[in-house]
């Protein structure tokens, strides 16, 4: 310089154009116990790394940026 993966709650991760984005952990209440832990309901936490296009319609399709990872010179 050129290429090719990847970025979704606090951490991990489903998600391959259509109802308010799944789910574990973890975090909070309540119940349960003497009291903790387990266990059980419930709740808070994301607008999908940022920008711009296509599209009725985009977390998925383009493209530019940005960030780790790997390849090639």
């Nucleotide at each position: 310089a050129g290429g090719g993966c990847u970025g979704u709650g606090g951490u991990c991760u489903a998600g391959u154009g259509g109802u308010u984005a799944u789910g574990a952990c973890g975090c909070g209440a309540c119940a349960u116990u003497c009291a903790c832990a387990c266990u059980g309901u419930c709740g808070a936490a994301g607008c999908c790394a940022g920008g711009g296009g296509u599209u009725c319609g985009a977390a998925u399709c383009c493209c530019c940026u940005c960030a780790g990872c790997c390849c090639u010179a």
Transfer RNA from a Candidatus Woesearchaeota archaeon, 73 nucleotides, folded computationally. Its mean pLDDT, the model's own confidence on a scale to 100, is 81. The organism belongs to Candidatus Woesearchaeota, within Archaea. Rfam family: tRNA. Rfam describes the family as follows. Transfer RNA (tRNA) molecules are approximately 80 nucleotides in length. It is annotated as a transfer RNA.